Predicted 3D model of a 487-nucleotide part of an RNA (small-subunit ribosomal RNA, 5' domain) from Tunturiibacter empetritectus. Rfam family: Bacterial small subunit ribosomal RNA. It was read from a public genome assembly. NCBI's taxonomy places the organism under Bacteria, Pseudomonadati, Acidobacteriota, Terriglobia, Tunturiibacter.
Context: one part of a larger RNA
RNA sequence: GAAUCAACGCUGGCGGCGUGCCUAACACAUGCAAGUCGCACGAGAAAGGGUAGCAAUACCUGAGUAAAGUGGCGCACGGGUGAGUAACACGUGACUAAUCUACCCUCGAGUGGGGAAUAACUGAGAGAAAUCUUAGCUAAUACCGCAUAACACUUACGAGUCAAAGCAGCAAUGCGCUUGGGGAGGAGGUCGCGGCCGAUUAGCUAGUUGGCGGGGUAAUGGCCCACCAAGGCGAUGAUCGGUAUCCGGCCUGAGAGGGCGCACGGACACACUGGAACUGAAACACGGUCCAGACUCCUACGGGAGGCAGCAGUGGGGAAUUUUGCGCAAUGGGGGAAACCCUGACGCAGCAACGCCGCGUGGAGGAUGAAAUAUCUUGGUAUGUAAACUCCUUUCGAUGGGGAAGAUUAUGACGGUACCCAUAGAAGAAGCCCCGGCUAACUUCGUGCCAGCAGCCGCGGUAAUACGAGGGGGGCAAGCGUUGUUC
Numbered sequence: 001g002a003a004u005c006a007a008c009g010c011u012g013g014c015g016g017c018g019u020g021c022c023u024a025a026c027a028c029a030u031g032c033a034a035g036u037c038g039c040a041c042g043a044g045a046a047a048g049g050g051u052a053g054c055a056a057u058a059c060c061u062g063a064g065u066a067a068a069g070u071g072g073c074g075c076a077c078g079g080g081u082g083a084g085u086a087a088c089a090c091g092u093g094a095c096u097a098a099u100c101u102a103c104c105c106u107c108g109a110g111u112g113g114g115g116a117a118u119a120a121c122u123g124a125g126a127g128a129a130a131u132c133u134u135a136g137c138u139a140a141u142a143c144c145g146c147a148u149a150a151c152a153c154u155u156a157c158g159a160g161u162c163a164a165a166g167c168a169g170c171a172a173u174g175c176g177c178u179u180g181g182g183g184a185g186g187a188g189g190u191c192g193c194g195g196c197c198g199a200u201u202a203g204c205u206a207g208u209u210g211g212c213g214g215g216g217u218a219a220u221g222g223c224c225c226a227c228c229a230a231g232g233c234g235a236u237g238a239u240c241g242g243u244a245u246c247c248g249g250c251c252u253g254a255g256a257g258g259g260c261g262c263a264c265g266g267a268c269a270c271a272c273u274g275g276a277a278c279u280g281a282a283a284c285a286c287g288g289u290c291c292a293g294a295c296u297c298c299u300a301c302g303g304g305a306g307g308c309a310g311c312a313g314u315g316g317g318g319a320a321u322u323u324u325g326c327g328c329a330a331u332g333g334g335g336g337a338a339a340c341c342c343u344g345a346c347g348c349a350g351c352a353a354c355g356c357c358g359c360g361u362g363g364a365g366g367a368u369g370a371a372a373u374a375u376c377u378u379g380g381u382a383u384g385u386a387a388a389c390u391c392c393u394u395u396c397g398a399u400g401g402g403g404a405a406g407a408u409u410a411u412g413a414c415g416g417u418a419c420c421c422a423u424a425g426a427a428g429a430a431g432c433c434c435c436g437g438c439u440a441a442c443u444u445c446g447u448g449c450c451a452g453c454a455g456c457c458g459c460g461g462u463a464a465u466a467c468g469a470g471g472g473g474g475g476c477a478a479g480c481g482u483u484g485u486u487c
């Protein structure tokens, strides 16, 4: 000098675009963050309104609606965090004839005929609750046989085994379902190379290294198991210890290099801690299940409930980091035939000079060089065209009016926003640091090795350009300094 997820001190007018718990992966009140489908299925309220009736009540409507249940798809995406991890985790380049792939696209074939249940519901019961037990009824695109079987699988090569579901529509037809080939996108696996520190860590290893046979997996493999052999790694640094998510990139630098990995994008890992599987095309699953633990809460003491490293927000820690906002209008995602519903993703707004960029705080004229202040050799000199004063302008802001694009026929949170016009008036808008040398900028007073300053050298002990104050000056400017960190 440049940079910063910064903080602190003083100060602070506006706008645009960004950024905002680096510390306790500490604990969390409350609300919201993943639902949707009645064109898969059975059942099905109530309030309210109406009619009749003296009334009780009945009927119609509300409505095949709400709420729930079975079933389907989604919940493995999106969002968060960086604890762990020195590893094929990541980057890059290959390989996979050793593999899988829901939804989507494309090309074939099929979609015949049956059956048994069960939730919801009703009855009975247990419990404080969470919830549960039992008897009975019922449907399906839920479940199970049979037929058919190209492909696929098994094979002793004779053969054997394996599927389906309907719904909407008057219909045409459409959406589905089953099975197979191809594709796209995605995922799993293997290998070469690459990227931290320590030798004051020198030996490490028994499923260890390899083989044979099996099990398991979508799939190779000690991944696991039985048996056999005795191997495997290591100064080209094994093992151990420490530290750390990795990259595209970012900062600096002429470059080489050094430092960093915040925001944005890609990958990985994690979801109170540890372990486990279930479902599923895919999870060993943040807002799923089970077990154990710590913690918190409820309890009728028998037993239960919970997991913000989602968005806000609270306490705590800390030098330090925001609103318990608006909207699905746009983009994107899930469901649905659609209407539409959901979406703290996202789009916006709010807070913070935290950063970058832009603008303003007026312009021109104006010398009796006014007053005042400072200084003084008492003549003066400086602040200084600075002010006053005259003329002018109105950016930003204020007030009033108009008023978008973003959306295609419709639909706009932002927002009466951006922008435009008008009105008034210089009006509402300047500070911070420094002035001994490095280093641009000097004097007076106070103080007297005191009080203090200080990045280095060093100032201060009675004439201090170095401390404090005034005047003056220099630098930067809505900022300026200091501190931390990097080059």
Base pairs, nucleotide, nucleotide: 001487002486003485004484006483007482008481009480010479013359014358015357016356017355018354019352020351021317026315027314028313030312031311032310035073036072037071040070041069048061049060050059051058052057080270081269082268090194091193092192093191094190095189096188099187100186101185104183105182106181107180108179109178110177111176112146114144115143121136122135123134124133125132126131152161153160154159166175167174168173196242197241198240203233204232205231208230209229210228211227213225214224215223245267246266247265248264249260250259251258252257272293273292274291275290276289295306296305297304298303323349325348326347327346331345332343333342334341335340362392363391364390365389372383373382374381375380396428398423399422400421401420402419406414431476432475433474434473435472436457437456438455442471443470444469445468446467452459453458